[in-house]
RNA sequence: UCCUUAUCAAGAGAGGUGGAGGGUAUGGGCCCUAUGAAACCCGGCAACCAGCAUUUGAUUGUGCAUGGUGCCAAUUCCUACAGGUAUUUUACCUGAAAGAUGAGGG
Numbered sequence: 001u002c003c004u005u006a007u008c009a010a011g012a013g014a015g016g017u018g019g020a021g022g023g024u025a026u027g028g029g030c031c032c033u034a035u036g037a038a039a040c041c042c043g044g045c046a047a048c049c050a051g052c053a054u055u056u057g058a059u060u061g062u063g064c065a066u067g068g069u070g071c072c073a074a075u076u077c078c079u080a081c082a083g084g085u086a087u088u089u090u091a092c093c094u095g096a097a098a099g100a101u102g103a104g105g106g
Base pairs, nucleotide, nucleotide: 001106002105003104004103005102006101007100008099013042015041016040017039021032022031023030026080027079028078029077043072044071045070048068049067050066051064052063053062054061076098081095082094083093084092085091086090
């Protein structure tokens, strides 16, 4: 970097350092931020993979949270493409695309 596959409406501090940015690409929106952004530390959430316990005909199910990730404003913050519902501005629904994360593979 590419391919396959699963998931993406839930969850997670009024702590410390830090100082101005952030919502991981782009455009358009809309937001967060000095009642302090990013980043780092601590803390936490979850349970994808491994592990352990238990269970099953069966890696079938359940649990723990020890190890490997991941995550901790807003649905993946919304929208860009296609289709649909409501008389219209507009609102909403479905799917795709794109993206994120895990696991496996080239």